Model confidence (mean pLDDT): 78 of 100.
Predicted 3D model of an 88-nucleotide RNA (TPP riboswitch aptamer (THI element)) from Salegentibacter mishustinae.
It matches the Rfam family "TPP riboswitch aptamer (THI element)". Rfam links the family to the GO term thiamine pyrophosphate binding. A reference for the family is Rodionov et al. (2002), "Comparative genomics of thiamin biosynthesis in procaryotes. New genes and regulatory mechanisms", J Biol Chem.
Of the family's consensus pairs, 95% are formed in the model.
The sequence is in RNAcentral, with records from Rfam and Ribocentre.
RNA sequence: GAAUCAAUAUCGGGGUGCUUAGGCUGAGAAAUACCCGCAAAAACCUGAUCUGGAUAAUCCCAGCGUAGGAAAUAUUGAAUCUUAAGGA
Numbered sequence: 001g002a003a004u005c006a007a008u009a010u011c012g013g014g015g016u017g018c019u020u021a022g023g024c025u026g027a028g029a030a031a032u033a034c035c036c037g038c039a040a041a042a043a044c045c046u047g048a049u050c051u052g053g054a055u056a057a058u059c060c061c062a063g064c065g066u067a068g069g070a071a072a073u074a075u076u077g078a079a080u081c082u083u084a085a086g087g088a
Base pairs, nucleotide, nucleotide: 001081002080004078005077006076007075008074009073010072011037012036013035014034016031017024018023044069045068046067050063051062052061053060
C1' cells in the first nucleotide's frame, strides 16, 4: 500500500404477497421492525400476463441466474498478500 471477514457509527437502498372467515410461506407481508449497500453462492428490480412442479391460493419450490441493472464511507479487531529500508 492492497484486498478479505466481523463489529460499531452515520448515511443510503428495498419489499410488504396469497387467501372466504381464518390461515400459508418467509429474515421481514407497515414493523420504525427486517434485509441489503460493489456484487457469484443472490436486499431488491427487469425478463414476467415467463417455463416446469406443487398448492385452497401465491416468487410456495425450482429454472431463468457465473444474465442485465442496483444503494458507502470511516474507525476498530482478526488474518493474508505485495513493495521499500534496516538487521541476521